[in-house]
Molecule: transfer RNA
Organism: candidate division NPL-UPA2 bacterium
RNA sequence: GUCCCCAUCGUCUAGUCCGGUCUAGGACCCCAGACUUUCGAUCUGGUAGCAGGGGUUCAAAUCCCCUUGGGGACACCA
Numbered sequence: 001g002u003c004c005c006c007a008u009c010g011u012c013u014a015g016u017c018c019g020g021u022c023u024a025g026g027a028c029c030c031c032a033g034a035c036u037u038u039c040g041a042u043c044u045g046g047u048a049g050c051a052g053g054g055g056u057u058c059a060a061a062u063c064c065c066c067u068u069g070g071g072g073a074c075a076c077c078a
Stems, first nucleotide, its partner, number of pairs: 001074007010028004020058001030046005051067005
């Protein structure tokens, strides 16, 4: 230098390929309540997220482009 992959709640992840019941689901954590003599456990409910920008579209986490960060392959190294 070229190419490929990845980035989603505090953490781990599903969804992306093939756009639409996704105002984004699940588990753990956290918060509140119930239960319990207390703690723990259990049950119920709740908070919180698509790396940034632009484009296409009626509609974008999803498709396209650029950028940022991480990982990998190849090339160059007289």